[in-house]
Annotation
A computed fold for a 352-nucleotide part of an RNA from Candidatus Peribacteria bacterium RIFCSPHIGHO2_02_FULL_49_16, annotated as small-subunit ribosomal RNA, central domain. It matches the Rfam family "Bacterial small subunit ribosomal RNA". The coordinates come from a structure-prediction model, not an experiment, and the mean pLDDT is 83.
Context: one part of a larger RNA
RNA sequence: CUGGGCGUAAAGCGUCUGCAGGCGUCCUGCACAGGUCUAUUGUGAAAUCUCACAGCUCAACUGUGAAUCUGGAAUAGAAACCAGCAGGAUUGAGUCAUCCAGAGGCACCUGGAAUGCCAUGUGUAGGGGUUAAAUCCGUUGAUCCAUGGUAGAACGCCAAAAGCGAAGGCAGGGUGCUGGGGAUGUACUGACGCUCAGAGACGAAAGCGUGGGGAGCGAAGGGGAUUAGAUACCCCCGUAGUCCACGCCCUAAACGAUGUGUGCUCGGUGUGGGGACUUCAAUCAGUCUCUGUACCCUAAGCUAACGCGGUAAGCACACCGCCUGAGUAGUACGGUCGCAAGACUAAAACUU
Numbered sequence: 001c002u003g004g005g006c007g008u009a010a011a012g013c014g015u016c017u018g019c020a021g022g023c024g025u026c027c028u029g030c031a032c033a034g035g036u037c038u039a040u041u042g043u044g045a046a047a048u049c050u051c052a053c054a055g056c057u058c059a060a061c062u063g064u065g066a067a068u069c070u071g072g073a074a075u076a077g078a079a080a081c082c083a084g085c086a087g088g089a090u091u092g093a094g095u096c097a098u099c100c101a102g103a104g105g106c107a108c109c110u111g112g113a114a115u116g117c118c119a120u121g122u123g124u125a126g127g128g129g130u131u132a133a134a135u136c137c138g139u140u141g142a143u144c145c146a147u148g149g150u151a152g153a154a155c156g157c158c159a160a161a162a163g164c165g166a167a168g169g170c171a172g173g174g175u176g177c178u179g180g181g182g183a184u185g186u187a188c189u190g191a192c193g194c195u196c197a198g199a200g201a202c203g204a205a206a207g208c209g210u211g212g213g214g215a216g217c218g219a220a221g222g223g224g225a226u227u228a229g230a231u232a233c234c235c236c237c238g239u240a241g242u243c244c245a246c247g248c249c250c251u252a253a254a255c256g257a258u259g260u261g262u263g264c265u266c267g268g269u270g271u272g273g274g275g276a277c278u279u280c281a282a283u284c285a286g287u288c289u290c291u292g293u294a295c296c297c298u299a300a301g302c303u304a305a306c307g308c309g310g311u312a313a314g315c316a317c318a319c320c321g322c323c324u325g326a327g328u329a330g331u332a333c334g335g336u337c338g339c340a341a342g343a344c345u346a347a348a349a350c351u352u
Base pairs, nucleotide, nucleotide: 004323005322006321007306008305012320014202015201016200017199021195022194023193025089026088027087028086029085030084034082035081036078037077038076039075040074041073043071050066051065052064053063054062055061092192093189094188095187096185097184098183099182100181104178105177106176107175108174109173110172111155115151116150117149118148119147120146121145126137127136163170164169207248208247209246210245211244212243216242217241221237222236223235224234259319260318261317262316263315264314267297268295269294270293271292272291273290274289275288276287277286278285301308302307325352326351327350334345335344336343337342
């Protein structure tokens, strides 16, 4: 390389957009002969390999013949398909109209509970914490109670196997701006599509830079316990951080450990959104249907098993990514990026 694979054995890029490239619906006509197919010619050295026969007493060995050399070239031809050109179609894709649901995003405004702190009043000896204690707070009046004020952060119930988003993720309420999705109609365009190396954008938490903010929590740190010890688990404090603005970082068990798209393949039970019909009408209910989401038993099938099973890990196609024993090692070196931390790319010797 071929072949084989990627839920859990090694293996799906964290996610999306998308140029090149690869692949691409139906019908008609034209042209050509590049792909494709047929025939012929010569070539593809011999040895080797395979088969048959033969020669050494057999075998190894040797010889003869056949096959093979899977290929490439020239000439002559075929014209369905692919590629080309032209025209047409509507089911793929998109647009439009009317509706619909939603913690989708950004900005601004705003609410109550709780917590801490401050002030005042009341009041007196405890409070706090633990398995038990102690450190700690308190007669300079704490804890508790009441009233008032202030600060920051997070949003109870609703709430759900619920919803939305490409993923990360998104939850008090209101307003503005804005992205995506679904249904119905089938009015319009007429293959405009799928995937995507490189590239670009987004990307939890922690971390970094500058400036704010700082209630609670709380790495580090200090103290009290526990213990043989206790650099821990428990307790009392507590800095960075957690929050905001702007700029970086770019990682994760970024998980469904399952790439994206399209088509096909029994049923059952829920649930979110929409539509049609049944009913005189409405709520409701029933039937059908489109689109999400969830579970289960499963049918077939698949799987090493576990399990998956119309949301496939089934049956197929298109395109991309990735794997090739373990350790060394996601390391060294080099390169690119970064303020740094480090990230990305990525070996070998050697050992087994």